[in-house]
RNA sequence: UGAGUGGGCCGAAUGGUCGCUGUGCGUUUCGCAUGGAGGAAAGUCCGGGCUCCGCAGGGCAGGGUGGUCGGUAACGCCGACCGGCCGCGAGGUCAGGGAAAGUGCAACAGAAAACAAACCGCCACGCGGAGUGUGCUGAGUUCGCUCAGAGGCUUCCGCGAGGUAAGGGUGAAACGGUGAGGUAAGAGCUCACCAGCAGCCGAGGUGACUCGGCUGGCUUGGUAAACCCCACCCGGAGCAAGGCCAAGCAGAAGGAAACCGAGUUCGCUCGGUACGAACCGGCCCGGUUCGUUCAAGCCUUCGGGUAGGCUGCAUGAGGUGUCCGGGCAACCGGCAUCCCAGAUAAAUGACCGUUCUCGACAAAACCCGGCUUAUAGGCCCGCUCAGCAU
Numbered sequence: 001u002g003a004g005u006g007g008g009c010c011g012a013a014u015g016g017u018c019g020c021u022g023u024g025c026g027u028u029u030c031g032c033a034u035g036g037a038g039g040a041a042a043g044u045c046c047g048g049g050c051u052c053c054g055c056a057g058g059g060c061a062g063g064g065u066g067g068u069c070g071g072u073a074a075c076g077c078c079g080a081c082c083g084g085c086c087g088c089g090a091g092g093u094c095a096g097g098g099a100a101a102g103u104g105c106a107a108c109a110g111a112a113a114a115c116a117a118a119c120c121g122c123c124a125c126g127c128g129g130a131g132u133g134u135g136c137u138g139a140g141u142u143c144g145c146u147c148a149g150a151g152g153c154u155u156c157c158g159c160g161a162g163g164u165a166a167g168g169g170u171g172a173a174a175c176g177g178u179g180a181g182g183u184a185a186g187a188g189c190u191c192a193c194c195a196g197c198a199g200c201c202g203a204g205g206u207g208a209c210u211c212g213g214c215u216g217g218c219u220u221g222g223u224a225a226a227c228c229c230c231a232c233c234c235g236g237a238g239c240a241a242g243g244c245c246a247a248g249c250a251g252a253a254g255g256a257a258a259c260c261g262a263g264u265u266c267g268c269u270c271g272g273u274a275c276g277a278a279c280c281g282g283c284c285c286g287g288u289u290c291g292u293u294c295a296a297g298c299c300u301u302c303g304g305g306u307a308g309g310c311u312g313c314a315u316g317a318g319g320u321g322u323c324c325g326g327g328c329a330a331c332c333g334g335c336a337u338c339c340c341a342g343a344u345a346a347a348u349g350a351c352c353g354u355u356c357u358c359g360a361c362a363a364a365a366c367c368c369g370g371c372u373u374a375u376a377g378g379c380c381c382g383c384u385c386a387g388c389a390u
Base pairs, nucleotide, nucleotide: 001386002385003384004383005382006381007380008379009378010377012355013354014353015352016351017350018349020036021035022034023033024032025031026030038361042372043371045370046369047368048367049366050238051237052236053235057285058284059283060282062234063233064232065231066230067081068080069079070078071077082096083094084093085092086091097229098228102227103226104223105222119168120167121164122163123162125160126159127158128157129156131153132152136149137148138147139146140145176194177193178192179191180190181189195219197216198215199214200213201212202211203210204209242311243310244309245308251302252301253300254299255298258273259272260271261270262269263268274292275291276290277289278288279287280286318338319337320336321335323334324333325332326331356359
């Protein structure tokens, strides 16, 4: 100097005029003081606080997570580490438990894609054919040889039925690799050295795991973000939750289920078993409440009234700190300091001037911790690689 990689911050500023709103004070149609949208307020994807479902369980189904150890209120989040893959590297990424428990799936090509398999090829066997010189047998012979037959050999060819999976081909992937021996030809068939797997032992580490040694059978793909198996976790609904005040109306129809004992002021009360209804996210068990004495309560259906005000509503698992201690870190503890939006048809707007980085993505509605997505322009810090100079 260039190229990369990890992290953090800002994200218009300033002056004036008028306007809006929270809180506090006051002499209260107003005045003064002071505060007033974000790093994501977004997505509604996770986890909670809080409120209600009167109390509170077990199981099944369903859903979620998935290396180890820490952090946290908790998490599917964060940190560190382990392992796989990518990268020269700083680093990045992983839906990271199980495929010899079972089922399923994989186009095309290929013989064959999960316990098989033979397309080309190699080997030996049988049959047939071709070639072949000499030897053997027989016949003939002009004694030079000729013919025929059996057998053998062989570069081979065809057919049949065997052995083979080393070589070639197909494919993303074909049932360990290299070398030697062995074999009819081959093969972990045997051996040596590797890789993988299993068992045992030792060392290091909290652990996942890593390193080393010994022995052994020789050695069985992929996919679980397919079903499935394993481990761990999980009530529901939600601020339109919920609470208070005021106001207002109109109720009607229907429904279910037994007895016993004790007491009694004779109205009823208590207890036991059984039954009916409701509730507990779905189902089962179980539990609770109300009722079964006919009247009211409960449940179901139909219909009517109200929908106004206050509260919940912001002091928090709170923010800040080049502070102290512990920790590799996430974070925890201490100390100091601060109060930093609470609208309710929805508040922060309009105009003018100046400056420069010429302004991106964009707007709270109960609150908080995360993740994900969007982002003009600018600044800062750490690390890696390449080149050059000293």
Molecule: Bacterial RNase P class A
Organism: Planctomycetaceae bacterium